[in-house]
């Protein structure tokens, strides 16, 4: 340069155009004489950024950024 590929929470990750799952951790709370295990709740108004389609977008299109990967 050219082409593909990935981007969701502190971390792993799922997600046909129709309120964004699930496990770890955190944090309250119950159980305990004390942890621990166990159970019970909270935990992403901007799904990488701008914008575009749509009555609606994490999804569909554009542009870019960052990262791998191929090819030269």
């Nucleotide at each position: 340069u050219g082409g593909g590929g990935u981007a969701u929470a502190g971390c792993c990750a799922a997600g046909u155009g129709g309120u964004a799952a699930g496990g770890c951790a955190u944090u309250g709370g119950a159980u305990u004489c004390u942890g621990a295990c166990u159970c019970c709740a909270a935990c992403a108004u901007u799904c990488g950024u701008a914008g575009g389609u749509u009555a609606a977008a994490a999804u569909c299109c554009u542009a870019c950024u960052a990262c791998c990967c191929c090819a030269g």